Small-subunit ribosomal RNA, central domain from an uncultured bacterium, 349 nucleotides, folded computationally. Model confidence (mean pLDDT): 90 of 100.
Context: one part of a larger RNA
RNA sequence: CUGGGCGUAAAGGGCUCGUAGGCGGCCAACUAAGUCGGAUGUGAAAUCCCCAGGCUUAACCUGGGAACUGCAUCCGAUACUGGAUGGCUUGAAUCCGGGAGAGGGAUGCAGAAUUCCAGGUGUAGCGGUGAAAUGCGUAGAUAUUGGGAAGAACACCGGUGGCGAAGGCGGCCAUCUGGACCGCAACUGACGCUGAGGCGCGAAAGCGUGGGGAGCAAACAGGAUUAGAUACCCUGGUAGUCCACGCCGUAAACGAUGAGUGCUAGACGUUGGGAGGCCUAGCCUUCCGGUGUCGCAGCUAACGCAUUAAGCACUCCGCCUGGGGAGUACGGCCGCAAGGUUAAAACUC
Numbered sequence: 001c002u003g004g005g006c007g008u009a010a011a012g013g014g015c016u017c018g019u020a021g022g023c024g025g026c027c028a029a030c031u032a033a034g035u036c037g038g039a040u041g042u043g044a045a046a047u048c049c050c051c052a053g054g055c056u057u058a059a060c061c062u063g064g065g066a067a068c069u070g071c072a073u074c075c076g077a078u079a080c081u082g083g084a085u086g087g088c089u090u091g092a093a094u095c096c097g098g099g100a101g102a103g104g105g106a107u108g109c110a111g112a113a114u115u116c117c118a119g120g121u122g123u124a125g126c127g128g129u130g131a132a133a134u135g136c137g138u139a140g141a142u143a144u145u146g147g148g149a150a151g152a153a154c155a156c157c158g159g160u161g162g163c164g165a166a167g168g169c170g171g172c173c174a175u176c177u178g179g180a181c182c183g184c185a186a187c188u189g190a191c192g193c194u195g196a197g198g199c200g201c202g203a204a205a206g207c208g209u210g211g212g213g214a215g216c217a218a219a220c221a222g223g224a225u226u227a228g229a230u231a232c233c234c235u236g237g238u239a240g241u242c243c244a245c246g247c248c249g250u251a252a253a254c255g256a257u258g259a260g261u262g263c264u265a266g267a268c269g270u271u272g273g274g275a276g277g278c279c280u281a282g283c284c285u286u287c288c289g290g291u292g293u294c295g296c297a298g299c300u301a302a303c304g305c306a307u308u309a310a311g312c313a314c315u316c317c318g319c320c321u322g323g324g325g326a327g328u329a330c331g332g333c334c335g336c337a338a339g340g341u342u343a344a345a346a347c348u349c
Base pairs, nucleotide, nucleotide: 003321004320005319006318007303008302012317014201015200017198021194022193023192025088026087027086028085030083031082033081034080035077036076037075038074039073040072041071042070049065050064051063052062053061054060091191092188094186096183097182098181103177104176105175108172109171114150115149116148117147119145120144121143125136126135162169163168206247207246208245209244210243211242215241216240220236221235222234223233258316259315260314261313262312263311266294267293268292269291270290271289272288273287274286275285276284277283278282298305299304322349323348324347331342332341333340334339
């Protein structure tokens, strides 16, 4: 170097962009680097292999042959790959015309609910549970009613609905802004795919500084339960949850399924758009994009997957190689810290 794998057995990087690299559409002629053929030279001897011989045999030794699969030069071949040239439009991108969407940023506003504040009515309970108690209440609670304040979240619509690369995104109006899709073929002419490193994004919790704090609520306190109860239940309650800026960089970051392209029976929903038809409030046929359920071939250890593949192929990246020790130690890098990342061995079964 070579093997077999990665939905659930070990194994897909959390996700994008992208550097090097790897790989790359159709046509023509050129070149001849890779590739192929031939010739020449070289490829020391010994060793290996074959044949013959010498030690009484063998090991061993001697002679001959073959081989040394390599390299260099020259001549030639040109299908494929490469190089250089010209061209093409189907891959890719752009223009134009459309409609859909919780995609993102920042601003303002609304209503319901909760708690609190001051007032009215009004009394003796309220609250809570399996049952209670702690707790609140005659200094007037709970309930009810009009008023005020605050913070957070947006019922119904709401949907295996939509959008986003992933994390994720849900009240309303206006605003700035990204992407995808459909239609038309105007334009560029392979401009493509992947992507080691790298840059960036990245739920929750946590950290720093400053604000904010209604509800909820780790820690904590009390009441119960219990053999005990550092819990489950109850009454309270601080960080936190919210905002701004800066860190952290993890997750069952999951479809436990990397990205891209092509090909391979169907059926039934749903969503965005187009075309056509009709006895057009609507229905039917069909095309493209998404999202689901079932199912053939095929695949699979089975479960299951099945045009959204786990089928048939190709390209590129990541990863696995018995269990424990261990995602640990040491070292490096990163971090304010918490810690993250990279990542063993002894020993043991």